RNA sequence: GACCGGGUCCACGCGCUGUGGAAACGCUAACCUGGUCAGAUGGGGAACCAAGCAGCCACACGCGUGAAAGCAGGUGCGCGGGCCCGGUCC
Numbered sequence: 001g002a003c004c005g006g007g008u009c010c011a012c013g014c015g016c017u018g019u020g021g022a023a024a025c026g027c028u029a030a031c032c033u034g035g036u037c038a039g040a041u042g043g044g045g046a047a048c049c050a051a052g053c054a055g056c057c058a059c060a061c062g063c064g065u066g067a068a069a070g071c072a073g074g075u076g077c078g079c080g081g082g083c084c085c086g087g088u089c090c
Stems, first nucleotide, its partner, number of pairs: 001089010012078004016073004024065004033058004041050003
């Protein structure tokens, strides 16, 4: 000086885990939301009107699922480099 092996640190790439969280989806109101409101109720001589429970529909709060970016990592692999140790050859 070259090559090989090991240790350690750093950087990068891909992944992993956590965080993050749009659209969308699911659950979610006996009353405390809205709509429609059988029956029953009230008013009316009646027609009809009023308020309105259950049911049905919708949806809020909340919860769950959830892509990417971003963030974190005493995480895995790859690649490059620094340093240290050992070996082989010249």
Molecule: Bacterial small signal recognition particle RNA
Organism: Victivallaceae bacterium